[in-house]
RNA sequence: UGAUAGAGGUCGCGGUCGUCAAGAGUAGCCCACCAUGCAGCAGGCAAGCGCGGGUGGCGCGAAAGGGGAGACCGCCGAGGAACGGACGAGAGGGCCUGAUCGAGUCCGUAUCCGGGGCAGGGGAGAACAUCCGCUGCACUGUCGCCCGGGGGGCGGAGAGCUGUCA
Numbered sequence: 001u002g003a004u005a006g007a008g009g010u011c012g013c014g015g016u017c018g019u020c021a022a023g024a025g026u027a028g029c030c031c032a033c034c035a036u037g038c039a040g041c042a043g044g045c046a047a048g049c050g051c052g053g054g055u056g057g058c059g060c061g062a063a064a065g066g067g068g069a070g071a072c073c074g075c076c077g078a079g080g081a082a083c084g085g086a087c088g089a090g091a092g093g094g095c096c097u098g099a100u101c102g103a104g105u106c107c108g109u110a111u112c113c114g115g116g117g118c119a120g121g122g123g124a125g126a127a128c129a130u131c132c133g134c135u136g137c138a139c140u141g142u143c144g145c146c147c148g149g150g151g152g153g154c155g156g157a158g159a160g161c162u163g164u165c166a
Base pairs, nucleotide, nucleotide: 001166002165003164004163005162006161009076012075013074014073015072016071017070019068020067028060029059030057031056032055033054034053037051038050041098042097043096044095045094079113080112081111082109083108084107085106086105087104090101091100114140115139117137118136119135120134122132123131124130142156143155144154145153146152147151
């Protein structure tokens, strides 16, 4: 240097599945009533017996994205984030074209992060769930240096560490 096999664990990481809560008695539908507008960003179009808006009803009533615990599967830069590119469900008052916003998917870049936990304040989120990044704290695995030993101190980062083979 290369190949290969491994280790880390208070919840190591990711995925899938059904389930549970939340979303939400919300959207939507139905009935009644009340106003009044003629379309969201630009252009165009249809409808006016239409479409849209609001309120009420002990009427019916979701889903997505996000999450918990569990089982299973794949794994240990597992993976996550950032940035760049491609695609892009969907959203803004019906349809078309364009614009805008945009979850998410894929690809690239060793730009950042060893690991989980707790706290703080920031962002995302319907959310006091949860996630992301930052800072701090102790814990933990690992390597280096130091301290007679036990054990401890300081420092580093996964581009690492350990075993085996060449």
This is a predicted structure of a 166-nucleotide RNA (Lysine riboswitch aptamer) from a bovine gut metagenome. The RNAcentral record of the sequence draws on MGnify. The model forms 100% of the base pairs in the Rfam consensus. The coordinates come from a structure-prediction model, not an experiment, and the mean pLDDT is 81.